[in-house]
RNA sequence: GUGGAUGUGGUGUAAUGGUAGCACGACAGUUUGUGGCACUGUAAGAUUGAGUUCAAAUCUCAGCAUUCACC
Numbered sequence: 001g002u003g004g005a006u007g008u009g010g011u012g013u014a015a016u017g018g019u020a021g022c023a024c025g026a027c028a029g030u031u032u033g034u035g036g037c038a039c040u041g042u043a044a045g046a047u048u049g050a051g052u053u054c055a056a057a058u059c060u061c062a063g064c065a066u067u068c069a070c071c
Stems, first nucleotide, its partner, number of pairs: 001070007010024004018054001026042005047063005
């Protein structure tokens, strides 16, 4: 340089164009003599920009980052 793949809470991982879920973690509470376990609740998320659409995590285009192959 060319081509491909991936990008979602703190971490990991889902989702047919139609309310962004789950697990672990964090915080608060219940329970306990204390802690753990258990239970309840809360906060926290789409890599960036533009386009298509009534509606985009999802489709299109251009970037960025990581990664794979070729050179």
This is a predicted structure of a 71-nucleotide RNA (transfer RNA) from an uncultured Clostridiaceae bacterium. Rfam family: tRNA. It is annotated as a transfer RNA.